RNA sequence: GCCUCCGUAGCUUAGCGGUAUAGCAUUCGACUUGUAAUCGGAAGGUCGGGGGUUCAAAUCCCCCCGGGGGCU
Numbered sequence: 001g002c003c004u005c006c007g008u009a010g011c012u013u014a015g016c017g018g019u020a021u022a023g024c025a026u027u028c029g030a031c032u033u034g035u036a037a038u039c040g041g042a043a044g045g046u047c048g049g050g051g052g053u054u055c056a057a058a059u060c061c062c063c064c065c066g067g068g069g070g071c072u
Base pairs, nucleotide, nucleotide: 001071002070003069004068005067006066007065010024011023012022018055026042027041028040029039030038048064049063050062051061052060
């Protein structure tokens, strides 16, 4: 330098054009003499950045950034 895959909540992750999911963690409540466990609720997201296509983009196209793998 070229090819390919990945980037979504603090961490791990689902989604494949039509309001962004879940688990753990955090927090509040219930239960308990109390703690843990268990159960219920809540909060938490510029979907890596920018541009384009579209009525509508995490999703499709282009460029860039970061990471993994391969080739020379």
A computed fold for a 72-nucleotide RNA from a Candidatus Hodarchaeota archaeon, annotated as transfer RNA. Rfam family: tRNA. The coordinates come from a structure-prediction model, not an experiment, and the mean pLDDT is 84. RNAcentral records the identical sequence in 6 taxa. Lineage of the source: Archaea > Promethearchaeati > Candidatus Hodarchaeota.